A computed fold for a 314-nucleotide RNA from a Burkholderiaceae bacterium, annotated as Bacterial RNase P class A. The sequence is in RNAcentral, with records from ENA. Its mean pLDDT, the model's own confidence on a scale to 100, is 78. NCBI's taxonomy places the organism under Bacteria, Pseudomonadota, Betaproteobacteria, Burkholderiales, Burkholderiaceae. It matches the Rfam family "Bacterial RNase P class A". By type it is a ribozyme.

[in-house]
């Protein structure tokens, strides 16, 4: 210098104007004003795995179904992560792996080949007096594999694990209308016309209780939390100390416009060059919905570190 491997990080900044959703305070009243907060990229994404939480179910034991699978460790838990072993790929840094069991049983194996799992083609030698038949043994040919075995991401066996549904869970408050139950009144006239009297009509009316719906409130964001330091451990991870509070909406806010700067590309001009000025364009993937740990997937452009191989120079 070129080509690569692994790990980590950023993924615009500031200002102005107009908005949106919560919180607090004030004025007061159904709004206004002020202050402060308001998406991530260990992807808020997929909803694949594991949990917290909630309700329902649940004597005990077994069968079945589904899942997992080297050994040890980590964790609330896992199919995740770490270390080591083994196998495979790579010159290498490194990468990938459902990696238990085939002397319990079953099943499968393209083409070639006589034969693909109790089969036997060709040749040599031996047994048999000899030919044939039979039999023993060695070799050849085909093939990934030839009687030795292979495959369990085929059934199966072994060990371990798993009850179901999910925040639209669930809990509380609670209209109107209809229906239910109870009480009282009502043909000695309820109710309606109709505020009253008369008149007419002719079987309901009133009160209470309880369930459900609309609607509202909680669940809801302080948590296996984040940052820093020290310590234990090869590591995943754990412990101690200090500091911090960082969206919580509910048909669902977190936005738009403009300006300046930064970054990248292109063009023009100037300059010996380094570069400078101006103009135009670009600036990714994506967007919370109970929360958390993983895995998987998407991502313009840029930065840093460690290491490997090859070439060159000293």
């Nucleotide at each position: 210098a070129a080509a690569g491997u692994c790990c980590g990080c950023c993924g615009g900044a500031c200002g102005a104007u107009c908005g949106c959703u919560g919180g607090c305070a004030g004025c007061a009243c159904c709004g206004c004003u002020g202050c402060g907060a308001g998406a991530g990229g260990c992807a808020a994404c997929g909803u694949c795995c594991g949990g917290a939480c909630u309700c329902c179910a649940u004597a005990g034991a077994g069968c079945g179904a589904c899942g997992u699978a080297g050994c040890a460790g980590g964790u609330a838990a896992c199919a995740c992560c770490u270390g080591c072993c083994c196998a495979c790929c790579g010159u290498g840094a490194g990468g990938u792996g459902a990696g238990g069991a085939u002397u319990a049983g079953a099943g499968c194996a393209a083409c070639a080949g006589a034969g693909a799992c109790g089969a036997g083609c060709c040749g040599g030698c031996g047994a048999g007096c000899a030919c044939u038949a039979u039999u023993g043994u060695c070799g050849g040919g085909u093939g990934a594999a030839a009687c030795g075995g292979g495959c369990a991401a085929u059934c199966u066996c072994u060990a371990c694990g798993u009850g179901g549904a999910g925040c639209a869970a669930c809990a509380c408050c609670a209209a109107a209308u209809a229906g239910g139950c109870g009480g009282c009144c009502g043909a000695u006239g309820a109710u309606c016309c109709u505020g009253c009297u008369c008149g007419g009509u002719g079987a309901g009316g009133c009160c209470g209780c309880g369930g459900g719906u609309a609607g509202g409130u909680g669940g809801c964001u302080u948590g296996a939390g984040c940052c820093g330091g020290c310590g234990a451990g090869c590591g995943a991870u754990c412990g101690c100390c200090g500091g911090c509070c960082u969206a919580g909406a509910g048909g669902a806010a977190u936005g738009a416009u403009c300006g300046u700067c930064a970054c990248g590309g292109c063009g023009u001009u100037c300059g010996c060059a380094a570069g400078a000025a101006c103009g135009c364009c670009g600036c990714c993937c994506a967007g919370a919905a109970u929360c958390c740990g993983g895995c998987g997937u998407a991502c313009a452009g840029g930065c840093g570190g460690a290491c490997u191989u090859u070439g060159c120079u000293u």